Source information: Model confidence (mean pLDDT): 82 of 100. This is a predicted structure of a 73-nucleotide RNA (transfer RNA) from a Bacteroidales bacterium. Lineage of the source: Bacteria > Pseudomonadati > Bacteroidota > Bacteroidia > Bacteroidales. Its Rfam family is "tRNA". The family's RNA type in Rfam is transfer RNA.
């Protein structure tokens, strides 16, 4: 230098071919307990990496940028 894949909650990841963004763990609160742990219930937490384009509508499609991983030379 060229090619491929990935970027979504604090962490690990789903999101089934465009139509209100989710799970587990973690956090907070409550219940339970003499107390803690465990357990149960509830709550909060997101500019879907960024900039443009297509579309009535984009996490999803197209182009570019940044970052990560792998391969070729």
């Nucleotide at each position: 230098g060229c090619c491929u894949u990935c970027u979504u909650a604090g962490c690990u990841c789903a999101g089934c071919u465009g139509g209100c963004a989710g799970a587990g763990c973690a956090a907070u609160u409550c219940a339970u307990u003499c107390g803690u742990a465990a357990u149960g219930a509830a709550u909060a937490g997101g500019u879907c990496u960024c900039c443009g384009g297509u579309u009535c509508g984009a996490u999803c499609c197209c182009g570019g940028a940044a970052g990560a991983a792998g391969g070729c030379u």